[in-house]
Context: one part of a larger RNA
Molecule: small-subunit ribosomal RNA, 5' domain
Organism: soil metagenome
RNA sequence: GGACGAACGCUGGCGGCGUGCUUAACACAUGCAAGUCAGGGGGCGGGCUUUCGGGCCUGUCACCGGCGAACGGGUGCGGAACACGUGAGCGACCUGCCCUGGAGUGGGGGAUAGCCGGCCCAACGGCCGGGUAAUACCGCAUACGGCUGCCGCUUGGAAGCGGCGAGCGAAACCCGCAAGGGACUCGAGGAGGGGCUCGCGGCCUAUCAGCUAGUUGGUGUGGUAACGGCGCACCAAGGCGAUGACGGGUAGCUGGUCUGAGAGGAUGGCCAGCCACAUUGGGACUGAGAGACGGCCCAGACUCCUACGGGAGGCAGCAGUGGGGAAUAUUGCGCAAUGGGCGAAAGCCUGACGCAGCGACGCCGCGUGGAGGAUGAGGCCCUUCGGGGUGUAAACUCCUGUUGCCCGGGACGAAUGCCCAGCAUCGGCUGGGUUGACGGUACCGGGUGAGGAAGCACCGGCUAACUCUGUGCCAGCAGCCGCGGUAAUACAGAGGGUGCGAGCGUUGUCC
Numbered sequence: 001g002g003a004c005g006a007a008c009g010c011u012g013g014c015g016g017c018g019u020g021c022u023u024a025a026c027a028c029a030u031g032c033a034a035g036u037c038a039g040g041g042g043g044c045g046g047g048c049u050u051u052c053g054g055g056c057c058u059g060u061c062a063c064c065g066g067c068g069a070a071c072g073g074g075u076g077c078g079g080a081a082c083a084c085g086u087g088a089g090c091g092a093c094c095u096g097c098c099c100u101g102g103a104g105u106g107g108g109g110g111a112u113a114g115c116c117g118g119c120c121c122a123a124c125g126g127c128c129g130g131g132u133a134a135u136a137c138c139g140c141a142u143a144c145g146g147c148u149g150c151c152g153c154u155u156g157g158a159a160g161c162g163g164c165g166a167g168c169g170a171a172a173c174c175c176g177c178a179a180g181g182g183a184c185u186c187g188a189g190g191a192g193g194g195g196c197u198c199g200c201g202g203c204c205u206a207u208c209a210g211c212u213a214g215u216u217g218g219u220g221u222g223g224u225a226a227c228g229g230c231g232c233a234c235c236a237a238g239g240c241g242a243u244g245a246c247g248g249g250u251a252g253c254u255g256g257u258c259u260g261a262g263a264g265g266a267u268g269g270c271c272a273g274c275c276a277c278a279u280u281g282g283g284a285c286u287g288a289g290a291g292a293c294g295g296c297c298c299a300g301a302c303u304c305c306u307a308c309g310g311g312a313g314g315c316a317g318c319a320g321u322g323g324g325g326a327a328u329a330u331u332g333c334g335c336a337a338u339g340g341g342c343g344a345a346a347g348c349c350u351g352a353c354g355c356a357g358c359g360a361c362g363c364c365g366c367g368u369g370g371a372g373g374a375u376g377a378g379g380c381c382c383u384u385c386g387g388g389g390u391g392u393a394a395a396c397u398c399c400u401g402u403u404g405c406c407c408g409g410g411a412c413g414a415a416u417g418c419c420c421a422g423c424a425u426c427g428g429c430u431g432g433g434u435u436g437a438c439g440g441u442a443c444c445g446g447g448u449g450a451g452g453a454a455g456c457a458c459c460g461g462c463u464a465a466c467u468c469u470g471u472g473c474c475a476g477c478a479g480c481c482g483c484g485g486u487a488a489u490a491c492a493g494a495g496g497g498u499g500c501g502a503g504c505g506u507u508g509u510c511c
Stems, first nucleotide, its partner, number of pairs: 001511004006507005013366006019359002021324001026322003030319003035067003039064001042061008074277003084201007093194003098190003102186003106140001108138002115130006146168002149164005173182003203249003210240003215237008252274004256267004279300005302313004330356001332355003338352001339350004369399004379390004403452001404448006413438001417434007455500005460481003466495005476483002
């Protein structure tokens, strides 16, 4: 000198864009943050109709069922590791939804929620009986092909191609008059996503020198989507290490960021990718996917309810509270946009997100007026008492109108979707209408009137800027050198000056 997620002191007009618990991964009141659905059955309500059995339309509620809830959002605990980065490999793998081909959906069955009846219970909740449906569940049939077995070609090998035969393995329908649309099953390929393996790379410590029993390898078996001591049985005695094993300490990694001419050093907040975690520890279940933040079970600590028998809970989601701290925000608005989930759609949900609020916390921009105006008012300061300084500064004159205030107009972000009409070689095109949280905001025009808007640090040398008074090694200053003991440009005040300016200084940290 530069930089900062900063803090502190004094001061503070406006706007844009960013940014804001670095400490206690401390504890959390309250609200919200993940639902949705043309399938099936039912409860309650409304409407139409009826041949009085019922049928149709619609609203709402939970249940069965499907998809989602593994994304999105948070935090940095742990972890020195294939965790991350980069480059390869899988002849050792998985993949719901999506895309492109191929084939198919035949015929049966038994239950169970909701419901009805009864019972237990403080609560959470639970039990018994009856009876019902499905795109829920289970057999049977069928099988291009799939899995498995054998053979051949190929190959480094179990990949790939071809052949044979037996064993095994599917399905679901819904809307619609129809056309058609949406689902379902099997298999192939793709896209995107993931799993595993390896080379290389990136902390400190030798005041850690030896470490190791599933340890290193083999055979077999189990397990996994898959290779593998991943697990197990047996066998062998190996494996690693001064190119730093093992141990200890510290730490999320990266793209990047800061600094620097560079080399390098430091750093990893916001944003993006990956990883890890979700009160602490452990465990599995469901599922295409989790070993699952707002799922389940067990144990611990803690909090709450209780009729004392027993139950409920997990903000490192968004706000917000207490606490810790030098220190870090609103219990706001909206789904209008973008994106996500479900749905054929309408639409519903979305503290993701879009916005607004608070903080000069940062960067950037603007303003606090412009021109004229005296041998130069007053005040204040200095003085050799002549005068000098503040100083064109003010007053005064003429202007301007950024911003502020008042009035009027008033967006872009909106496209699609939806509604209507027309056309149409269907699912499209054209025209019109409709949809904005921000917001009557930005912006534009008019009016008003210099009117509302300047401070902070420094002035001994380094270092730009000097005098007076007070004080008298006192009070004090200080980054270093050093000032102060009666003339202090170094303390304190004043006048003046210098620097920066809605900021200026101080402290901390890095280069």